The RNA shown here (c-di-AMP riboswitch aptamer (ydaO/yuaA leader)) has 141 nucleotides and comes from a Solirubrobacterales bacterium. NCBI's taxonomy places the organism under Bacteria, Bacillati, Actinomycetota, Thermoleophilia, Solirubrobacterales. Its Rfam family is "c-di-AMP riboswitch aptamer (ydaO/yuaA leader)". Rfam's curators write: This family represents a conserved RNA structure found upstream of the ydaO and yuaA genes in Bacillus subtilis and related genes in other bacteria. The ydaO/yuaA element is thought to act as a genetic 'off' switch for the ydaO and yuaA genes in its native state. It is believed that the element may be triggered during osmotic shock leading to activation of ydaO, a predicted amino acid transporter gene, and members of the yuaA-yubG operon which code for KtrA and KtrB K+ transporters. The prediction has a mean pLDDT of 77.

RNA sequence: GCGCCAGUUACGCCGAGUCCCGCCCGAGAGAGGUGCGGGAGCGGGGGAACCGAGUUUUGGGGCGAACCCACACAUGUGGGAGCGCAGGCUCCUUUAGCGCCAGCCCGACAGCUAACCCCGUAGGCCCACGAAGGGGAACGC
Numbered sequence: 001g002c003g004c005c006a007g008u009u010a011c012g013c014c015g016a017g018u019c020c021c022g023c024c025c026g027a028g029a030g031a032g033g034u035g036c037g038g039g040a041g042c043g044g045g046g047g048a049a050c051c052g053a054g055u056u057u058u059g060g061g062g063c064g065a066a067c068c069c070a071c072a073c074a075u076g077u078g079g080g081a082g083c084g085c086a087g088g089c090u091c092c093u094u095u096a097g098c099g100c101c102a103g104c105c106c107g108a109c110a111g112c113u114a115a116c117c118c119c120g121u122a123g124g125c126c127c128a129c130g131a132a133g134g135g136g137a138a139c140g141c
Stems, first nucleotide, its partner, number of pairs: 012125003018040006024033002041121006051111001057108001059109001060106004067080005082100004089136007
C1' cells in the first nucleotide's frame, strides 16, 4: 500500500410498520416467543351525488422516491426530475458532499368520492458526514 473478515460509530437511520390487553407455549412463577385473538395509534385500498374523463391486447390498475430522456445495444453509462443522510431538540429554505433511483402485488377490474367496507402494522442498515439564513420549543440569566 492492497484485499478479506469482525467490531465500534446504534439511547442512531430507511420505512406506515409502534403501544396496550387477553389466551397459549415456556418449570409452580418468570425472562422470552419468528404462536393466536382484541383494541388504540399510524399507513393503504375499495366505494355515491356533483365534477371530471370518454379510450378499453398497444390490456388496465395498486403499494413505493424508484419516473423521463439520450447514448450504447443482453448486461451498462450519462443527464433531468424525485428520495434519503450528518452531533444540544425540531421545522423551512439555500448550498457543498455522500447514497438510492428497486422490488412486489391485483387478475379483466377500480377517476374523484360522504356514509360504508376491506387490508397492513414488516423487513433492512456502517459509503460519506460540512456550511449559511430564518422560525418554534427547551434550558439558563